[in-house]
Parts: sequence; C1' cells; structure tokens
RNA sequence: GGGGGUGUAGCUCAAUUGGUAGAGCGCUACGUUCGCAAUGUAGAGGCAGUGGGUUCGAAUCCCAUCACCUCCA
Repeated sequence: GGGGGUGUAGCUCAAUUGGUAGAGCGCUACGUUCGCAAUGUAGAGGCAGUGGGUUCGAAUCCCAUCACCUCCA
C1' cells in the first nucleotide's frame, strides 16, 4: 500500500436479512438468612463507532471516515 472482517446496555452476544432493540452475566432496591453466599420479585441501563445519503420508515441498503482483528505485498 491492497483485500476481507468486526464495531448494538458495564461485559459476552442476539435480532425471522427495511418497520422505531433483546438475552445471559453484572449493577440497584426489597423479601428469605444472625450475616455472607444463594435464591425470588421489581427496577435502572443502549438511538445502535462517527458523519452523510436512499426510503413514508434503516441496527439492517449505499458512501466517506475512525478504531481494532486478519490475509497478501
């Protein structure tokens, strides 16, 4: 320098392949317990790496760009 891939809740990942986002773990509160752990219930938490475009509508399509991984030179 060129090709490919990944960037979604604190972490690990999903979403029938365009119709406004979920799970497990973790976190908070309460109950059970002398307490811890464990368990049950409830809850908070993301606008989707960033910026544009297409569309009535985009996490899902297109372009640019940033970060990381990988292959080739």
Transfer RNA from an Actinomycetes bacterium, 73 nucleotides, folded computationally. Rfam family: tRNA. Gene Ontology term of the family: triplet codon-amino acid adaptor activity. Taxonomically the source falls in Actinomycetes (Bacteria, Bacillati, Actinomycetota). The coordinates come from a structure-prediction model, not an experiment, and the mean pLDDT is 80.